[in-house]
RNA sequence: CUCUUAUUAAGAGCGGCGGAGGGAUUAGGCCCUAUGAUGCCCGGCAACCUUUCAAGCAUUUGCUUGAAGCUGGUGCCAAGUCCUACAGACAUAGCUGUCUGGAAGAUAAGAG
Numbered sequence: 001c002u003c004u005u006a007u008u009a010a011g012a013g014c015g016g017c018g019g020a021g022g023g024a025u026u027a028g029g030c031c032c033u034a035u036g037a038u039g040c041c042c043g044g045c046a047a048c049c050u051u052u053c054a055a056g057c058a059u060u061u062g063c064u065u066g067a068a069g070c071u072g073g074u075g076c077c078a079a080g081u082c083c084u085a086c087a088g089a090c091a092u093a094g095c096u097g098u099c100u101g102g103a104a105g106a107u108a109a110g111a112g
Stems, first nucleotide, its partner, number of pairs: 001112008013042001015041003021032003026085004043077003048073002051068007081104001086101006
């Protein structure tokens, strides 16, 4: 980098450093930000893998479900992935709105 599977409406600081833009990309919108954002550190959240425990199934050491969060690997901590973009349905005179699906993205685990 590519592919597969799963998740993507919950949760997480009134701390320290630092000093200008930031919210993935393109476009449009809407926001955050000198009352200090983004970022880094600490702290925390969560439970994908790992770990531990319990139950069930299977019988060749596996599978499923539940619990814990104390080990380790990640991840995450404004707004649904901030919203829309493509397709369909419905509503509207229209602007536009709502719902469903998809695409793209993010994260984890596995494979190449």
The RNA shown here (SAM riboswitch aptamer (S box leader)) has 112 nucleotides and comes from Guptibacillus hwajinpoensis. It was read from a public genome assembly, where an Rfam model found it. NCBI's taxonomy places the organism under Bacteria, Bacillati, Bacilli, Caryophanales, Guptibacillus. The model forms 94% of the base pairs in the Rfam consensus.